Predicted 3D model of a 72-nucleotide RNA (transfer RNA) from a Nanobdellota archaeon. Its Rfam family is "tRNA". It is annotated as a transfer RNA. Gene Ontology term of the family: triplet codon-amino acid adaptor activity. Taxonomically the source falls in Nanobdellota (Archaea, Nanobdellati).
RNA sequence: GCCUGAGUAGCUCAACGGCAGAGCACUCCGCUGUUAACGGAGUGGUUACAGGUUCGAAUCCUGUCUCAGGCG
Repeated sequence: GCCUGAGUAGCUCAACGGCAGAGCACUCCGCUGUUAACGGAGUGGUUACAGGUUCGAAUCCUGUCUCAGGCG
């Protein structure tokens, strides 16, 4: 330099072009003599960045950045 894949909540990951979700973590409550475990509720998002297409984009297209792998 070229090719491929990935980037979404604090972490690990989902999500036919049509309301952004789950588990863990965190907060509160219940239970318990206390803790843990368990049960219930809640908080948390500029979907890496910038454009484009579309009635509508996390999703499609282009460019940039970062990471991983491959080729030279």